Source information
A computed fold for a 372-nucleotide RNA from an Acidobacteriota bacterium, annotated as Bacterial RNase P class A. It was read from a public genome assembly, where an Rfam model found it. It matches the Rfam family "Bacterial RNase P class A". The family's RNA type in Rfam is ribozyme. Its mean pLDDT, the model's own confidence on a scale to 100, is 78.
[in-house]
RNA sequence: GGAGUCGGGCAGGCAAUCGCGGCUUUAAUUUAAGGCCGAGGAAAGUCCGAACUCCACAGGGCAGUGUGCCUCGUAACGCGAGGGAGGGGCGACCCUACGGAAAGUGCCACAGAAAAUAUACCGCCUCGCCCUGCGAGGUAAGGGUGAAAAGGUGCGGUAAGAGCGCACCGCGUCGCUGGCAACAGCGGCGGCACGGAAAACCCCACACGGAGCAAGGUCAAAUAGAAAAGCGCUCCCGAAAGGGAUGUAGGAUGGCCCGUCCGAUGCUUUUGGGUAGACUGCUGGACUCCUGGAGCGAUCCAGGGGCUAGAUGAAUGAUUGCCAUCCCUGCUUUGCAGGGAAACAGAAUUCGGCUUAUGGCCGGCUCCGGCG
Numbered sequence: 001g002g003a004g005u006c007g008g009g010c011a012g013g014c015a016a017u018c019g020c021g022g023c024u025u026u027a028a029u030u031u032a033a034g035g036c037c038g039a040g041g042a043a044a045g046u047c048c049g050a051a052c053u054c055c056a057c058a059g060g061g062c063a064g065u066g067u068g069c070c071u072c073g074u075a076a077c078g079c080g081a082g083g084g085a086g087g088g089g090c091g092a093c094c095c096u097a098c099g100g101a102a103a104g105u106g107c108c109a110c111a112g113a114a115a116a117u118a119u120a121c122c123g124c125c126u127c128g129c130c131c132u133g134c135g136a137g138g139u140a141a142g143g144g145u146g147a148a149a150a151g152g153u154g155c156g157g158u159a160a161g162a163g164c165g166c167a168c169c170g171c172g173u174c175g176c177u178g179g180c181a182a183c184a185g186c187g188g189c190g191g192c193a194c195g196g197a198a199a200a201c202c203c204c205a206c207a208c209g210g211a212g213c214a215a216g217g218u219c220a221a222a223u224a225g226a227a228a229a230g231c232g233c234u235c236c237c238g239a240a241a242g243g244g245a246u247g248u249a250g251g252a253u254g255g256c257c258c259g260u261c262c263g264a265u266g267c268u269u270u271u272g273g274g275u276a277g278a279c280u281g282c283u284g285g286a287c288u289c290c291u292g293g294a295g296c297g298a299u300c301c302a303g304g305g306g307c308u309a310g311a312u313g314a315a316u317g318a319u320u321g322c323c324a325u326c327c328c329u330g331c332u333u334u335g336c337a338g339g340g341a342a343a344c345a346g347a348a349u350u351c352g353g354c355u356u357a358u359g360g361c362c363g364g365c366u367c368c369g370g371c372g
Stems, first nucleotide, its partner, number of pairs: 001368008010359001012323007020038008040344001044355002047353005052212004059258004064208005069083005084098001085096004099203002104201002107196002121143002123139007151169006170192001171190008216280004226271006234245004250262004287306008325341007
């Protein structure tokens, strides 16, 4: 100097003038003046998880959905941290949809002889014959096809070969050691094979009510106490009103079943009419900052400080000046002068994550080249 990789942080600052929204103080018939605050790191996506509200008093099973190595963190998660295994990269580092293929079913196109209790196209060896060819037997080491072909390399052995035998590696199993664990190392035994893939169905383990702030709550106002159809209207006491029992028809409980609850002038369906206004929910939070401690870390504990938008057709803006950042040019290197640029993008119940979009800055590490 170049190329890469990982991490952190910012998203302009200050002031004045005018304008808008909330809270508050003084004054006050209205209103006026002052003070404080006012859109993000992703507010986006609506992909996960919750808080909160209602169904609602809300249980069991089946189906269904989701997650899938281990340990920890968290309110929780499909998220985060740390580790293990497998894979990629010269490396710093990165990726993983990472339980099970010997419970079962299905699949592996084409090519190839044959794609899983799967073969003999070429070839090798032996024998025979009508002998530059054919037939019979043996073989799966060599070659070919393919993403993948009866574990790999080497030696021995054989008619030629083959875990046929041996050594090492691989695989399976048992034991010991280390580790909380996933796993790793070491040793013994076994010639051991029916490969891949579950992001195919499936099996296993764990988890799971639904709907959502347009959830809900309060007040005011208006209308038609409207019309039709279907099902149901049980029993006892009572003059009636009413009370008791049963729980019919039907309804609710994410789907189905059981159970539970509501329901005896009740339930379901259809037609038609009224209202759609105001207030609340609505911002004090699993909140944030500083210091100390524990921990590799995510994070947790203790003490102290702070209050930081609540709009409702939807406020949070405009102008000017100075400074900061970046780019270009010139000069006198530090620096100075001039010109220019400034991304992605707007809260709507709130929070923890993930994903996507984007402009500057700072730092660690790796590799390559050059100079001293």